[in-house]
Parts: sequence; C1' cells; structure tokens
RNA sequence: GCUGGCUUAGCUCAAUUGGUAGAGCAGCUGACUUGUAAUCAGCAGGUUGCGGGUUCAAGUCCCAUAGCCAGCU
Repeated sequence: GCUGGCUUAGCUCAAUUGGUAGAGCAGCUGACUUGUAAUCAGCAGGUUGCGGGUUCAAGUCCCAUAGCCAGCU
C1' cells in the first nucleotide's frame, strides 16, 4: 500500500426481507429477611464509531472516514 471482518445501553451480545432498537449481567427502587446474600416485581439507561447519500422510512443499502483484528504485498 491492497483486501476482508468488527464497532449497537456501563459490560457481553441480538435485531428476520429496509418498517416503533431488545436480551442477559451490572445499576436504582420495592417486596421478602433481625440484617446481608439469594429470590421475586418494577424502573432507568441508546445521536447504532464519526460524516454524508439513497428512500415515505436506514442499525440494515451506497460513499467517504476513524479505531481494532486478520490476511496479502
């Protein structure tokens, strides 16, 4: 230098054919307990790496770009 993969909640990861972004763990509140843990119920948490484009509509398709990983040279 070229090619491919990944980037989504604090962490690990989903998201079907483009059609309201979810789960587990962690966090907070409550119940239970003498208390803690465990368990149960609920709540909160997101500019989908960043910037554009296509579309009525983009996490998803296209372009450019950043970081990480792998391969080739």
Transfer RNA from a Bdellovibrionota bacterium, 73 nucleotides, folded computationally. The prediction has a mean pLDDT of 80. Rfam family: tRNA. Rfam describes the family as follows. Transfer RNA (tRNA) molecules are approximately 80 nucleotides in length. It is annotated as a transfer RNA. Rfam links the family to the GO term triplet codon-amino acid adaptor activity.